RNA sequence: AUGACUGAGAUGGGAGAGAGUCUUUUUUCUUAAAGACCACCGAAGGGGUAAAUCAACUCUUUGACCGAAGGUUGAUGAAACUCUCAGGUAUCCAGGACCAUUUCAGGACA
Numbered sequence: 001a002u003g004a005c006u007g008a009g010a011u012g013g014g015a016g017a018g019a020g021u022c023u024u025u026u027u028u029c030u031u032a033a034a035g036a037c038c039a040c041c042g043a044a045g046g047g048g049u050a051a052a053u054c055a056a057c058u059c060u061u062u063g064a065c066c067g068a069a070g071g072u073u074g075a076u077g078a079a080a081c082u083c084u085c086a087g088g089u090a091u092c093c094a095g096g097a098c099c100a101u102u103u104c105a106g107g108a109c110a
Base pairs, nucleotide, nucleotide: 005106006105007104008103009102010101011100012099013098018038020037021036022035023034024033025032039089040088041087045085046083047082048081052076053075054074055073056072057071059070060069061068062067
């Protein structure tokens, strides 16, 4: 205890994609919800991963050990990239990565 940073909250902004078909319940009679099927979206969440680093190897090269370079295997390893599990696909409502302002908590690494 003013900064960087991390977490949570408030306010504002915030994209994409079928008003799909069928069935059931319900109803303010195309109102709402659920299930199945087909088509699609990526920006809740989640999964995958490049360079690089580390370790191992009865592998190869270098004049023997050491060392070095290469190779193989494993681990760590980012995303707005990618997958489409989850979620989502007329208006409204809800959700929404991220951005801005701000509050609180942590915090000496700035």

Predicted 3D model of a 110-nucleotide RNA (Glycine riboswitch aptamer) from a Halanaerobiaceae bacterium.
Lineage of the source: Bacteria > Bacillati > Bacillota > Halanaerobiales > Halanaerobiaceae.
The coordinates come from a structure-prediction model, not an experiment, and the mean pLDDT is 78.
The sequence was found by an Rfam model in a public genome assembly.
Its Rfam family is "Glycine riboswitch aptamer". For this family Rfam cites "A glycine-dependent riboswitch that uses cooperative binding to control gene expression" (Mandal et al., Science, 2004).